[in-house]
Molecule: c-di-GMP-I riboswitch aptamer
Organism: soil metagenome
RNA sequence: AAACGGCACACCCGUCGCGAGGCGGGGCCGCAAAGCCACGGGACUCUCAGAGUCAGCCGGGUUGCCGAA
Numbered sequence: 001a002a003a004c005g006g007c008a009c010a011c012c013c014g015u016c017g018c019g020a021g022g023c024g025g026g027g028c029c030g031c032a033a034a035g036c037c038a039c040g041g042g043a044c045u046c047u048c049a050g051a052g053u054c055a056g057c058c059g060g061g062u063u064g065c066c067g068a069a
Stems, first nucleotide, its partner, number of pairs: 006031002011026006029056001035062003039059003042054005
């Protein structure tokens, strides 16, 4: 390379949350770390003091499956 598989944006259903969004089920787009971690940048939410969300925005850290010639 290829295969067996894995994950799962939009959207739909259920549910939790004021919200951004989370979780469970389905799932066209896509992904070789689209596993995990808010450390830096960035975006977003709220009641903007402060507290949160996003790892499928980028970087970084960390762990890791298959694998022919």